The prediction has a mean pLDDT of 82. Transfer RNA from a Patescibacteria group bacterium, 73 nucleotides, folded computationally. Lineage of the source: Bacteria > Bacteria candidate phyla. Its Rfam family is "tRNA". Gene Ontology term of the family: triplet codon-amino acid adaptor activity. The sequence was found in a public genome assembly.
RNA sequence: GGGCCCGUAGCUCAGGUGGUAGAGCGCCGCAAUCGCAAUGCGGAGGUCAGCGGUUCGAAUCCGCUCGGGUCCA
Numbered sequence: 001g002g003g004c005c006c007g008u009a010g011c012u013c014a015g016g017u018g019g020u021a022g023a024g025c026g027c028c029g030c031a032a033u034c035g036c037a038a039u040g041c042g043g044a045g046g047u048c049a050g051c052g053g054u055u056c057g058a059a060u061c062c063g064c065u066c067g068g069g070u071c072c073a
Base pairs, nucleotide, nucleotide: 001072002071003070004069005068006067007066010025011024012023013022019056027043028042029041030040031039049065050064051063052062053061
């Protein structure tokens, strides 16, 4: 330098064929317990890496950039 894959909540990851962003763990509150853990119920937390384009509408499609992984040179 080139090819391919990935970037979504604090962490690990989903998200058919474009249509109001989710799960588990973690965190907070409540219940329960003499108390703690486990358990049950509820809640907070997101510019979907960045910029631009297409579209009535983009996490999703297209281009460029940045970061990570991998292969080739």